Predicted 3D model of a 74-nucleotide RNA (transfer RNA) from a Gaiellaceae bacterium. The RNAcentral record of the sequence draws on ENA. Taxonomically the source falls in Gaiellaceae (Bacteria, Actinomycetota, Thermoleophilia, Gaiellales). The coordinates come from a structure-prediction model, not an experiment, and the mean pLDDT is 81.

């Protein structure tokens, strides 16, 4: 310099071939249970999906271009 891959809740990740509401676990926060603490059980909050732009009626997923991060080639 060139190819690949990855980015989605604080954390590890999911998300079927663009379609009605963005999602699980782990954590946090209240509640229950317990003399009491842990687990276990019930709930609540938490997200501009990496950033601009574009196709589309409609984009987490499609299309450019950029930013990081991680590997191979040079």
């Nucleotide at each position: 310099g060139g190819c690949g891959g990855a980015g989605u809740a604080g954390c590890u990740c999911a998300g079927c071939u663009g379609g009605u509401u963005a999602g699980a676990g782990c954590g946090a926060c209240g509640g229950a249970c317990u003399c009491a603490u842990a687990a276990c059980c019930c709930g609540u909050a938490g997200g501009u999906c990496g950033u601009c732009g574009g196709u589309u009626c409609a984009a987490g997923c499609c299309c450019g271009a950029c930013c990081u991060c991680c590997g191979c080639c040079a």